[in-house]
């Protein structure tokens, strides 16, 4: 140089064929309990890695870049 995977919430990841952005830990706050813990509920939090294209509509498909990971050479 060339190919391939892969970036989605503070952490690990889901997202199916293109149609309401998700879950678990974290956090907060309230049940509960003499007090922590554990259990249990509720709520908060996202520029889906950039920038374009395609579309009535893109996390999800196209092109180009970054950043990580792996092969060849």
């Nucleotide at each position: 140089g060339c190919c391939c995977c892969u970036a989605u919430a503070g952490c690990u990841c889901a997202g199916u064929c293109g149609g309401c952005a998700g879950a678990g830990c974290a956090u907060a706050c309230g049940a509960c309990u003499u007090u922590u813990a554990a259990u249990c509920g509720u709520a908060g939090g996202g520029u889906c890695c950039u920038a374009g294209g395609u579309u009535c509509g893109a996390g999800u498909c196209c092109u180009a870049g970054u950043g990580g990971g792996g092969g060849c050479a």
Transfer RNA from Rosistilla ulvae, 73 nucleotides, folded computationally. The prediction has a mean pLDDT of 81. The RNAcentral record of the sequence draws on ENA and Rfam.